Notes:
A computed fold for a 379-nucleotide RNA from a Bacteroidales bacterium, annotated as Bacterial RNase P class A. Taxonomically the source falls in Bacteroidales (Bacteria, Pseudomonadati, Bacteroidota, Bacteroidia). Rfam family: Bacterial RNase P class A. The family's RNA type in Rfam is ribozyme.
RNA sequence: AAGGCAGGUUGUCCUGUCGCUUUCUGCGCAAGCGGAAGGAGGAAAGUCCGGGCAACGCAGAGCAGCAUACUUCCUAACGGGAAGCCGGCUUGCCGCAAGGCAGGCUGCGAGACAGUGCCACAGAAAACAACCGCCGAUGUUCCGUUCGCGGAGCAGGCAAGGGUGAAAACGUGAGGUAAGAGCUCACGACUGCUGCAGGUGACUGCAGCAGGGGGUAAACCUUAUGCGUUGAAAGGCCAAAUAUACCGGGGCUUGAGGGCUGCUCGCCCAAUCCCGGAGGGUAGGCCGUUAGAGCUGUUGCGCAAGCAACAGUCCAGACAAAUGACAGGAGUCCCGAUUCGUUGGGAAACAGAACCCGGCUUACAGACCUGCCUUUUCU
Numbered sequence: 001a002a003g004g005c006a007g008g009u010u011g012u013c014c015u016g017u018c019g020c021u022u023u024c025u026g027c028g029c030a031a032g033c034g035g036a037a038g039g040a041g042g043a044a045a046g047u048c049c050g051g052g053c054a055a056c057g058c059a060g061a062g063c064a065g066c067a068u069a070c071u072u073c074c075u076a077a078c079g080g081g082a083a084g085c086c087g088g089c090u091u092g093c094c095g096c097a098a099g100g101c102a103g104g105c106u107g108c109g110a111g112a113c114a115g116u117g118c119c120a121c122a123g124a125a126a127a128c129a130a131c132c133g134c135c136g137a138u139g140u141u142c143c144g145u146u147c148g149c150g151g152a153g154c155a156g157g158c159a160a161g162g163g164u165g166a167a168a169a170c171g172u173g174a175g176g177u178a179a180g181a182g183c184u185c186a187c188g189a190c191u192g193c194u195g196c197a198g199g200u201g202a203c204u205g206c207a208g209c210a211g212g213g214g215g216u217a218a219a220c221c222u223u224a225u226g227c228g229u230u231g232a233a234a235g236g237c238c239a240a241a242u243a244u245a246c247c248g249g250g251g252c253u254u255g256a257g258g259g260c261u262g263c264u265c266g267c268c269c270a271a272u273c274c275c276g277g278a279g280g281g282u283a284g285g286c287c288g289u290u291a292g293a294g295c296u297g298u299u300g301c302g303c304a305a306g307c308a309a310c311a312g313u314c315c316a317g318a319c320a321a322a323u324g325a326c327a328g329g330a331g332u333c334c335c336g337a338u339u340c341g342u343u344g345g346g347a348a349a350c351a352g353a354a355c356c357c358g359g360c361u362u363a364c365a366g367a368c369c370u371g372c373c374u375u376u377u378c379u
Base pairs, nucleotide, nucleotide: 001375002374003373004372005371006370007369008368009367010366012330013329014328015327016326017325018324020039021038022037023036024035025034026033027032041350045361046360048359049358050357051356052355053231054230055229056228060265061264062263063262065227066226067225068224069223070084071083072082073081074080085109086107087106088105089104090103091102092101093100094099110222111221115220116219117216118215119214131162132161133158134157135156138155139154140153141152142151143150144149170188171187172186173185174184175183190211191210192209193208194207195206196205197204198203235287236286237285238284246277247276248275249274250273257269258268259267294313295312296311297310298309299308300307301306332347333346334345335344336343337342
């Protein structure tokens, strides 16, 4: 320098004309007309998590179900965030090697000595493994014998080597042995316990002792913690309207059915009742609903997430659902021409509030910033 990946910020601007919508306001009996001010996003999206708010059974018991899962902190809360711890991958350095250290990225990161299950294909074997292979010291059979033993076989021993696999019974090296093996030793990695030291803690370091039959819990399960259900079509108020037409079935205290919790028990209501058919009426308005864990700035504290104080500020509120269209200009990028002054043409993403807020996830042209990786060139 080019390319790639990840994260962050930004996500065109100005003028004119014609429109839409909310509030205030002037005129008008009214319909309406005029003026002023406001009018989408970083994700308004998916509706995944948490909360506010609201209604309901916010009485009880049991069962089931769901969610979360290293530590400390932040927060109204969270399954979110910050900082760390530990593990994995990768790059670089060190080491003969096993491995160690540093940077970057990354992990739905409790428990596999409570129990059960599962581990495709391949492979002899996927858990207490003998296919190839090594040995055959020991015991035994046969053969030979110079009587020392040698050879062949069997019983049997062996997880070192080969091969299969995602995974094969701690790794490297030496000793040892019939052959081998943590069998022994040194170094290395790991697990548990004890002690000391550091840390709020996860955990780490050192010393000692013990250990060596794998993985899987986004398999059942175990442990700990938490969770009532529904969702603005919640819900409240006003207005309007009314039919107990009629038909069929069920039920009336030995009770159909209902009370929205997932189930059972239990509790409560229940005859002017319940189910089906057929039919009549109404189907408008206001609130909830946008001043809030609000936004902006400064200062202080904190590694940070964030917290505190002070100052300023009001910033969409629709419901057949407004936030737009056209014209001109400026800026950015791309292609071309050029007398290097300019000039012609083109492009601009993802997307569209619906009760509100905090997060997460996903989509996103171009520009800028930061970190890492790869390649090339120069010093």
The RNAcentral record of the sequence draws on ENA.